[in-house]
């Protein structure tokens, strides 16, 4: 310098005029006036998980569905986040991972090939035996070598055999077993083999561990105002109803279904919170403790917008509606630190 | 707000782990004085990206567009 990888801030700024919104104050109080605050990393998808609310603030138990799967922590919590083990990948710095279980059981594997789960002999190798010019036939062993496939009886080497074959040895794998390190998944050593345990495949269907009541801010509460305290059918006390379904308790007096009738205002829930900055301790880290400071939209036909003027990174993606922690998509650009290659120079 | 489906040639429709097929549409031929109508032959596609799997239109997962119920 030039290519990249990881994390963090920002997301145009400043002033001047007119305009909105909500809040405290003051007022000549149906007007007005000051002051102080007013979208975002992603507010977006509606994926997850909670706070809150009703279900009767009884309980208890059984299914069923859903969810997550390596270890260990973090968090209210969680499919999320740190760290770690492993396997895959890049020169690297770093990434990715639906990571439990094939010996419970069941399924599934087309075409090709001799043969696709315990099933093999197509071409070839060996020995014998018939005919004999080449050569073919027919019996025995054979699975080392070639074909075929995604996958064919672990793998290299030597040795031995009538030709081979863990048929014996080394060494690498595999399975039992013991020992070190480690909280653990793991890793390593070191013996021992029936000499090799019968492959894949669970985003196949299932086993296994663990965890989980529903339904929602259009949840619910109050206030006002209006109507028809409405009808029909059925089924009723050994009965129905009570927010997954089912027993049991326990409450309650009517239960279902369909016609039909009134209301659609208004106030709260609604913003001070698992909150935000800053500093110091512990910790590898996610985060935790303590300690100071600050108050940071609450609209409901739906608030920030229109004009000059300096400057500049020339502004993409894009607008809260109960909040709040993450995930995942979109996206012009700025800046800061650490790491890793490549050249060049000292 | 919740909850559910579904996307193949130009156009409409099947294949549900193992050849991506019909029909129309469109080209070109063959017949015919010319067309028509028939016959031949052709070409044209799994919404997109990524994963599992020996192989994915089917299976998973994100992201894209339609469309329904219910309030």
């Nucleotide at each position: 310098u030039g290519a990249g990888u990881c994390a963090g801030u920002u997301a145009a700024a400043c002033g001047g005029u007119c305009g909105c919104u909500g809040u405290a104050c003051c007022u000549u109080g149906u007007g007005g006036g000051u002051g102080c605050a007013g979208a975002g990393g992603a507010a977006a998808g509606u994926c997850c998980g909670g706070g809150c609310u009703c279900c009767a603030u009884u309980g208890g138990g059984u299914c069923a569905g859903a969810g997550c799967g390596c270890c260990a922590g973090g968090u209210a919590a969680c499919a999320c986040c740190u760290g770690g083990g492993g396997a895959g990948u890049g020169u690297g710095a770093g990434c990715u991972c639906a990571c439990g279980g094939a010996a419970a059981g069941u399924g599934c594997a087309g075409c090709a090939g001799a043969a696709a789960g315990g099933a093999a002999a197509c071409c070839g190798c060996c020995u014998g035996a018939a005919u004999g010019u080449c050569a073919u036939u027919c019996a025995g062993g054979u699975a080392a070598g070639g074909g075929u496939g995604a996958a064919a009886a672990g793998g290299u080497g030597c040795g031995g055999u009538a030709a081979g074959a863990g048929c014996g040895c080394a060494c690498c794998g595999c399975g039992c077993g013991g020992c070190u390190g480690g909280u653990a998944a793991c890793a390593g050593c070191c013996g021992u083999g029936g000499c090799g345990a019968u492959g894949g495949u669970a985003a196949a269907c299932c086993c296994c561990g663990c965890u989980c009541g529903g339904a929602g801010c259009a949840a619910g509460a109050c206030c006002a105002a209006a109507u028809a305290g409405g009808a029909a059918u059925c089924c009723a006390g050994u009965g129905c109803c009570g927010u997954g379904a089912c027993c049991c308790u326990c409450g309650g007096c009517g239960g279902a279904u369909u016609c039909g009738g009134g209301u659609a205002g208004g106030u709260c829930g609604c913003u001070u919170c698992a909150g935000g900055c800053g500093a110091a301790c512990g910790g590898u880290g996610a985060c935790g403790u303590u300690c100071g400071u600050c108050g940071c939209a609450g609209a409901u036909g739906a608030a920030u917008g229109g004009u000059c003027g300096u400057c500049c990174a020339c502004g993409a993606c894009a607008g809260a509606a109960c909040c709040c922690g993450g995930c995942u998509u979109a996206u012009c650009g700025a800046c800061u630190a650490a790491c890793u290659c490549g050249c060049u120079a000292u | 707000u919740g909850c559910c489906g579904g996307g193949u040639c130009a156009u409409c429709u099947a294949a549900u782990g193992g050849u991506a097929g019909g029909a129309u549409a469109g080209u070109g031929g063959a017949c015919u004085c010319u067309g028509a109508a028939u016959c031949c032959a052709c070409u044209c596609a799994u919404c997109u990206u990524g994963g599992u799997u020996c192989g994915a239109a089917u299976c998973c997962a994100a992201g894209c567009c339609c469309g329904g119920c219910a309030g």